Molecule: small-subunit ribosomal RNA
Organism: uncultured delta proteobacterium
RNA sequence: UAGAGUUUGAUCAUGGCUCAGAACGAACGUUGGCGGCGUGCCUAACACAUGCAAGUCGAACGAGAAAUCCCGGGCUUGCUCGGGAGAGUAAAGUGGCGCACGGGUGAGUAACGCGUGGGUAACCUGCCCUGAAGUGGGGGAUAACUCGCCGAAAGGCGAGCUAAUACCGCAUAAGUCCUUUGCACAUAAGUUCAAAGGGGAAAGGUGGCCUCUUCUUGAAAGCUACCGCUUCAGGAUGGGCCCGCGUUGGAUUAGCUUGUUGGUGGGGUAAUGGCUCACCAAGGCUACGAUCCGUAGCUGGUUUGAGAGGACGACCAGCCACACUGGAACUGAGACACGGUCCAGACUCCUACGGGAGGCAGCAGUGAGGAAUAUUGCGCAAUGGGGGAAACCCUGACGCAGCGACGCCGCGUGGGUGAAGAAGGCCUUCGGGUUGUAAAGCCCUGUCAGAGGGGAAGAAAGGGGAUGCGGUUAAUACCCGCAUCCAUUGACGGUACCCUCAGAGGAAGCACCGGCUAACUCCGUGCCAGCAGCCGCGGUAAUACGGAGGGUGCAAAUGUUGUUCGGAUUUACUGGGCGUAAAGAGCACGUAGGCGGAUAGGCAAGUCAGGUGUGAAAGCCCGGGGCUUAACCCCGGAAUUGCACUUGAAACUGUCUGUCUUGAGUGUGGUAGAGGGGAGUGGAAUUCCCGGUGUAGAGGUGAAAUUCGUAGAUAUCGGGAGGAACACCUGUGGCGAAGGCGACUCCCUGGGCCAUAACUGACGCUGAGGUGCGAAAGCGUGGGGAGCAAACAGGAUUAGAUACCCUGGUAGUCCACGCCGUAAACGAUGAGUACUAGGCGUAGGGGGUAUAAACUCCCUCUGUGUCGAAGUUAACGCAUUAAGUACUCCGCCUGGGAAGUACGGCCGCAAGGCUAAAACUCAAAGGAAUUGACGGGGGCCCGCACAAGCGGUGGAGCAUGUGGUUUAAUUCGAUGCUACGCGAAAAACCUUACCUGGGCUUGACAUCCCGGGAAUCCCCUGGAGACAGGGGAGUGCCCUUCGGGGAACCCGGUGACAGGUGCUGCAUGGCUGUCGUCAGCUCGUGUCGUGAGAUGUUGGGUUAAGUCCCGCAACGAGCGCAACCCUUACCCUUAGUUGCCACCAGGUAAUGCUGAGCACUCUAAGGGAACUGCCUGGGAUAACCAGGAGGAAGGUGGGGACGACGUCAAGUCAUCAUGGCCUUUAUGUCCAGGGCUACACACGUGCUACAAUGGCCGGUACAGAGGGUCGCGAACCUGCGAGGGGGAGCCAAUCCCAGAAAGCCGGCCCCAGUUCGGAUCGGAGUCUGCAACUCGACUCCGUGAAGUCGGAAUCGCUAGUAAUCGCGGAUCAGCAUGCCGCGGUGAAUACGUUCCCGGGCCUUGUACACACCGCCCGUCACACCACGAAAGUUAGCUGUACUAGAAGUCGCUGAGCUAACCCGUUUUACGGGAAGCAGGUGCCCACGGUAUGGCUAAUGAUUGGGGUGAAGUCGUAACAAGGUAA
Repeated sequence: UAGAGUUUGAUCAUGGCUCAGAACGAACGUUGGCGGCGUGCCUAACACAUGCAAGUCGAACGAGAAAUCCCGGGCUUGCUCGGGAGAGUAAAGUGGCGCACGGGUGAGUAACGCGUGGGUAACCUGCCCUGAAGUGGGGGAUAACUCGCCGAAAGGCGAGCUAAUACCGCAUAAGUCCUUUGCACAUAAGUUCAAAGGGGAAAGGUGGCCUCUUCUUGAAAGCUACCGCUUCAGGAUGGGCCCGCGUUGGAUUAGCUUGUUGGUGGGGUAAUGGCUCACCAAGGCUACGAUCCGUAGCUGGUUUGAGAGGACGACCAGCCACACUGGAACUGAGACACGGUCCAGACUCCUACGGGAGGCAGCAGUGAGGAAUAUUGCGCAAUGGGGGAAACCCUGACGCAGCGACGCCGCGUGGGUGAAGAAGGCCUUCGGGUUGUAAAGCCCUGUCAGAGGGGAAGAAAGGGGAUGCGGUUAAUACCCGCAUCCAUUGACGGUACCCUCAGAGGAAGCACCGGCUAACUCCGUGCCAGCAGCCGCGGUAAUACGGAGGGUGCAAAUGUUGUUCGGAUUUACUGGGCGUAAAGAGCACGUAGGCGGAUAGGCAAGUCAGGUGUGAAAGCCCGGGGCUUAACCCCGGAAUUGCACUUGAAACUGUCUGUCUUGAGUGUGGUAGAGGGGAGUGGAAUUCCCGGUGUAGAGGUGAAAUUCGUAGAUAUCGGGAGGAACACCUGUGGCGAAGGCGACUCCCUGGGCCAUAACUGACGCUGAGGUGCGAAAGCGUGGGGAGCAAACAGGAUUAGAUACCCUGGUAGUCCACGCCGUAAACGAUGAGUACUAGGCGUAGGGGGUAUAAACUCCCUCUGUGUCGAAGUUAACGCAUUAAGUACUCCGCCUGGGAAGUACGGCCGCAAGGCUAAAACUCAAAGGAAUUGACGGGGGCCCGCACAAGCGGUGGAGCAUGUGGUUUAAUUCGAUGCUACGCGAAAAACCUUACCUGGGCUUGACAUCCCGGGAAUCCCCUGGAGACAGGGGAGUGCCCUUCGGGGAACCCGGUGACAGGUGCUGCAUGGCUGUCGUCAGCUCGUGUCGUGAGAUGUUGGGUUAAGUCCCGCAACGAGCGCAACCCUUACCCUUAGUUGCCACCAGGUAAUGCUGAGCACUCUAAGGGAACUGCCUGGGAUAACCAGGAGGAAGGUGGGGACGACGUCAAGUCAUCAUGGCCUUUAUGUCCAGGGCUACACACGUGCUACAAUGGCCGGUACAGAGGGUCGCGAACCUGCGAGGGGGAGCCAAUCCCAGAAAGCCGGCCCCAGUUCGGAUCGGAGUCUGCAACUCGACUCCGUGAAGUCGGAAUCGCUAGUAAUCGCGGAUCAGCAUGCCGCGGUGAAUACGUUCCCGGGCCUUGUACACACCGCCCGUCACACCACGAAAGUUAGCUGUACUAGAAGUCGCUGAGCUAACCCGUUUUACGGGAAGCAGGUGCCCACGGUAUGGCUAAUGAUUGGGGUGAAGUCGUAACAAGGUAA
C1' cells in the first nucleotide's frame, strides 16, 4: 500500500487487454463575468523586410564645422567680404578601457561533456584590495587634415603637414627572470635558503598654491592633492589541465589500434602530456562488452509512486556546446570571438556587369512549417552592467504595460420569505406525479463590473546648495571624508487602496445518466442511421442511437485528444515464476566466474561506530512573517539517504600464517550386473536351392481379387546356402550420465556397492563460453541383403480413395569408415548438500540371533517400486527417489496468432540445424476441476424397440387432406417424430374471412347529447340486390301540478367515438401438443470442497416405480410414483315403473297382453370383497420372488380420468382475452355473382377390391349403446327403387328411428379379368332446399376402367387384444369411405435382449455448452492490409587508397622594400648590420575530385508465404475408440 470489468453453462487459478487517480510549456469542441500571481514556437539550428539590442572617455591627443543671431565694410540695397557669438559645440580621427559580460539556442556531443569527490610540487588571472619601490632623460613617425588620382558603389592609391597616456632606444632597480654551485628538506619531476655571472621598467593628466629659485599682474620650475603609469610580493575573484567513481539502447556490431602503447631527446604551451617530431622497443584496449551503429546536451530538479522505482530535463539556477555551413588564425588578462577578421561553400540582395554587401538560435516583427505559442509597446524611476574624476551617456539585461481561461489561486452571478403546491413543459395506472420554494409576489443586501470624488508605498543613494567637524599640506587653498538641514528624481499610473451614488439591476455553462460509475422516463428510428474506453448496444415496445422532460457531476469552466507515472506483484531489489497454465538446456566433462568444512592467531579491504570537510542557491518539508484571504513572496530551521579525509571496533566475510579430519580422494579385501569395445562359436525360425513322397488347389479377406500352381504349387521328408534377430529364462528385475544395453565363450576396459579405517589433509559444489557423447530417419564411399519395408505397381473398398485392407516390391534396415546433431531426447520434474512419521514389496552387500546346516527373525548400507502422515499445491497430485523445509550455482519464462518464420551471421555435401525479430491482427489463447449433453465408449435395466406372430400401407380405382401449379380469387392457419380425413362435430346461397362489381360513412353493433315519432304491420314503383321513392293502418307502459316528463324502440342530426378474421404467438394471458405415465425433479439442516459443486439421490438387493429393504456423513421433507375418483368383473342391502315373469289366476292365432307379484334378470343408490392376508420353498432372519390353497377376481384384476421440475422463443393475436403498431368516405359495413370444389404432377390418411375362408339368391337367429316436438314418425296404401301418401304413438326403461351384420340352413357359380371388381360414362328419376349449372346425396336401367395381393421401404397390434362384422350419435335443410361411441364373432406369437429406435441409472472420454443437426482443419476462388525475396534504380552516412590544396600558423628563403637601434665612411647623405615586410617555397589542412568497399533508407516488373473478411467451392484431418487412437 483500496480496486473493478472482460476467457466459462458455472468455478478456481494463470494470463493479457481495458477503466477509475494524478500531472502537462499542451491542442481541439462548446461556453465565457472580474481580479491576483505565473506562463507562452515542444514543429523548420527554416529563410528573413524594418527598427532597436555596446558603447564611453575632451580630466590621454591633434584638428575642428554649419544653420542662425549681432557688429562693421563694399555698394549694382540685396548680394558680397571681414569680425564676434553659436563653439572648442556637432560629426569624424589617433589613443585608452569595454566589446570574452549580459542576452539567445540545444544543432552537435555517449565525452573527464556533465555530476560528485580529489589533485595541480604542472599553471594563468585585466579591472579590485594590501604591502614595498620607482615614475630620469631622449628619439623617429603616423591618422585626422590639405592636394592629386582611380572606382557606379564599397572602398583605395600617391604626395605633403602634425599631436599624444600611440611607437622606439638609453639610464637606473629588486632572488624579478636565466645559468652555475652549495646546504637543508622532501619526494617523481621539486621546494626553501645562500653565493657568482648575465638579462630586465615606466606616461603622463587635472585641480590648487606661491614657502624656497627664475621671470615677476601672474606664471614657470617647484610644492601639493587626486587620477594614472612601471616593477616586485601577497590576497581575492575567475579560469586552464589531470584523476577516482557515476552517467542510454543494440552482440542479428567480436575483435579494435600504427602516433597506435611505452621510452629517450628536441619542439610547442600559461601549464602536464604523442600535444608534435626524430630514433628505439612492440606494445595498448576488449566478454566487468573494446570497436561499430542508433538515440541524447548534463545537473539541481519536475512529475508519478506507500516506498523502492519509473518517466522527464519547459519556466528558474549551475555547467557545457553552438552562432548561415566548413576551415583558420589575429588582437587581447581572457576568444579561436552571436551583433570582429580572413578563406571556401550554399543562399539572398545591390550593380554602371568591372565588382561589391549580408548573416535575428538578441528584443519586437514577417513569411514558411504546424494541432499550436504573444506587442514592430513604455521606461532607464528601481535592480544590475560598461565607460567616465564626475555630471552624465549607453543598456530590447531589467522594470512595467499589452495579447491568450494556457496554468494555479481568490471573488461574484444575490439573500430571506413565499403552497393557490399557479401557468407552461414532461410523464401517467387518468387518480395523479414531477419540474418545485423553483417562479411570481413581499421584505432586504450591495461584493465585482458602472458613475463621481479622494489617493499611497515603491525614493534612497548620488549629485547640487547651506552649515559644522575631521584628514592632507608650508597652507585657513584645493582635494577627501563625516554629520545635520533644504530643494530635486516614478515608466507603471491617477495604478493599488478608500469614500459616495444608483439599482437585483450587467454576469452559467459543459459533460454524463447499460455495467464498471453518481444519475430514468417518453418519443423517433428499426443490424438503418448511428454509439463505443473495455464488455458491448441497434433486426418495431432501445434507461446504450437521435430528440425531449427529469436527474447526476464539475463549474468560469467543461469535455475530447495526445503524452508520462500509477493501478501493473504485468521484469518481481523491496516483490514473481518454470510436473500439467509461458518456462529445466537431450546428457556429461570442464575454463572463467559465483559459492564453500573445523580450529588458533595476525591484518583491517568489505562491515560497524564517532568526528571533520563538502553535498551552491532556488525547490520539497517544518516553524514564523508580508500582500483583506489564497496562489505568490520573505526569514529561519530541517533534510540533502552521497563522496572524501580521519580516529576507533574486530563478531561475520575477505586475506596471510599454523593446525585438524567429519567433506573429497587414495589404499586393502570382497561383490552383483543386457555397462562399453574386439574376436570366435551356437541352435530355433523365415526365405531360397537340390532331391523324395504326393495332387489340385494354395494364398488372402469383412467378402473378394491381384498373386502362386498340372512346366506339379500348398502340404510333408531329407540335404544344402545365406542373412538378420536371439523365444523360454524375463521380473514396475539389473547396468549406464543420457541416448541406450538381452544367445554362448574368450581377451581388453569404465563405473557402482559393501566391509575395513592404513594414507593425503578442504584437494570441494556449480558451471557463462568451450569440448565430447548423443534414438530413429537422412547423407557420402565401399561391402552385404534372409526377413521386413517408405517410394512405386497391381487388386479391392468407395461418390471419389493418390488412404485404411490384400498381393508384390526398391531405397533403407545389417557391416566398416566419415557426416548429420535432432525427438513427446519425458519423471514433460537441472545439479549438489542437509533436515523432516511410517507401512508393504523387490535387487545387491554386510552384521546379529537361531541351527548340525539351510529356512526363519532382527539391524544396517546402496538401488528400485507402491501406499500414505505432516507439509505443500489453482486443482490434479507430490510426499526421505518431494512438487515439503532451507542453502549454493547454472539454464529458462513474461498474452494468443504472425513464428521457431523472415533477414543477417555461424555450422552442414545436402537435407537442414543453431541463434532469432518486426509490421499487422485478436480480446482473448491456455491449465485444473465441476455440472450437463454427446460418443460408430463400457456396465445394468425397460418399452410392440427388435425378435416371434397376425393384419396392413407402399402397386390399382375412388374419397379426403397437403405440397406444387394455375387463377380476378383459388381466404387464413397447421409443416420431422409432435403438419397433411388437422382447426373444419358438415364451403350450393349463408357460413366466408378471398375476388369482381354495385352501395353507405357516427356507420351493421355499444354509450352519451339534440329534434321528431311509440313500436309495429301492410301495399305500390325502380333495381341483380343492397337500397331509394311513395301510400296506408296504428297506438300501448310509468309518473303527472294535465302544460308535459320518463323508460324501451324507430327516424333525422352533431361530435366524442364505433369497427377491423389488419400486423406482431419472437411483447402476452389462457388453452394445447411433445419428450412421457418416462421415474424422475428438488429443498431445509448438517458434513466435505478455496470454489463451481458434492453428499443425501451413490452402493448391495428388489420393484411397473427414487417401489421397498439393508448399508452409508448424513438426517429429514416437498413435487412426482402408488393410493384416494369413475367404469367394468362377484356378492349383499334398499327400491320395483315405463323394467321383469318363477309361482297363482284370466285372456289370445300369438305376445307380461291383464290381475297379482318383486323371487330372478335388469335398473340405480349404498355397502362388502383382494391385503402377498394364509401355506411351502428361495432370499440376508429383510424387502421381495417362485409355487400353492381358497376365491367371481391374485399379486398395481381389466379400462379410464389424472401428466412432476422442465424442454422445444413448439402451436394458437382466425375461439376468447390482451400490450403495442397500423387503418378511419376504409384494411370498416351492406349486397349480387364468383371463388375456397381449379389440375400436368408429388406425398400423407382412408374406402373398395383383386376373389371360392369368396360372390350371388332364398330362408332363419342373437346385440349393445344412443337419438327424437322446427323432431322421431308406426300401422296401412303406392312405386322395381330412392321415395310418395298417411298420420297412430311418443317430451320417451312405455312410442318411433330399428331390418343388426358377420353367423346358421339350402341352392347356384368353378378359377375366368369371371356371376370377381366396381371406376367411368349415357339415360331416367327421388329428396332436401328461395336455388342442386359451376358444386349435393340417393334410386333405377345400361356401360363395366384399373386391378390377378403390390419394388425399395414402412405401419399397427401381446387378449376379449389383432383381425373381421354390422349398429348408433354429433355436425346437419340436404350431404360421411372422416370422427366419436357401441356391441357380435374372435385368433396367432413372445426363444430371447446380439442388433435398429426411444428411454432410465452408474461409469468413462471430450477441444461440445445454441450442447453431435455440436465443434472444427486445409487447399482453391474473391476483396483488402502489412511484410519478405527480386534484374535493378535513387538518396543519405561512412571506410580505404590516390588526387587536390584556399585562407592561415610554423619553418626556410627573401637579389625586391624598410624612419627609430648599432657600425663605418664621410660630414648630411650614402654604405653595411640588426630587426622586419612584400613575394616565393615546404609541412599541415577545409571545400572539391577519382576509384573501390561497407551500412541504412526509399523505390521496383514479378514473386512468396502471412493476416483479416454474416451466409462461395472441394473434401472430413482433429475433438467420443472422432469411426485407421492421437